Annotation: A computed fold for a 73-nucleotide RNA from Mesorhizobium amorphae, annotated as transfer RNA. The coordinates come from a structure-prediction model, not an experiment, and the mean pLDDT is 82.
[in-house]
RNA sequence: GCGCCGGUAGCUCAGCCAGGUAGAGCGGCGGUCUCUUAAACCGAUGGUCGCGGGUUCGAAUCCCGCCCGGCCG
Numbered sequence: 001g002c003g004c005c006g007g008u009a010g011c012u013c014a015g016c017c018a019g020g021u022a023g024a025g026c027g028g029c030g031g032u033c034u035c036u037u038a039a040a041c042c043g044a045u046g047g048u049c050g051c052g053g054g055u056u057c058g059a060a061u062c063c064c065g066c067c068c069g070g071c072c073g
Base pairs, nucleotide, nucleotide: 002073003072004070005069006068007067010026011025012024013023020057029043030042031041032040050066051065052064053063054062
């Protein structure tokens, strides 16, 4: 350098093939309980979907280019 895989919430990851409201668990926050803490339970919270462009009524998803990562070839 080329190919392949990956980049989505603070963290770990689904969703992408087959376009149509962006999700789960954990964490953090508030509450219930408890002498207190933890645990458990309840509630709310959290996003430029790596970046730019194209296609489309509509893009995390399809197409092109680029960036970053890989104890892959």

Notes:
Lineage of the source: Bacteria > Pseudomonadati > Pseudomonadota > Phyllobacteriaceae > Mesorhizobium. The sequence is in RNAcentral, with records from ENA.